[in-house]
RNA sequence: AAAACAUUAAGAGUGGCGUGAGGGUUCUGACCCGAUGACCGCCCGGCAACCUGGCGAAGCCGCCAAGGUGCCAAGGUCAGCCCGGAAACGGGGACGAUGUGGC
Numbered sequence: 001a002a003a004a005c006a007u008u009a010a011g012a013g014u015g016g017c018g019u020g021a022g023g024g025u026u027c028u029g030a031c032c033c034g035a036u037g038a039c040c041g042c043c044c045g046g047c048a049a050c051c052u053g054g055c056g057a058a059g060c061c062g063c064c065a066a067g068g069u070g071c072c073a074a075g076g077u078c079a080g081c082c083c084g085g086a087a088a089c090g091g092g093g094a095c096g097a098u099g100u101g102g103c
């Protein structure tokens, strides 16, 4: 890496520096963001509570947030497969992302 399990409609700076044209997972169709500098990298700030750790009588529940991640436009931006529905939409999948796990 794979399998498996959990989460995936909440939350979090229009911060500083660098770079300089694309970006929002791949494909398709939309839509949106971007030289008023997006994406990306570093620094600072923050969110959150998956794992380690600490506390509470505590394997399950709760709290803390030191460490390991992760994350900080829009529901994973929406849809593309199935079911219901006149439609709007709803439910479930597929794929993706993150964590644990594993090598």
Stems, first nucleotide, its partner, number of pairs: 004100005013044001015043004022033003027080004045072003050068003053064004076095001081092004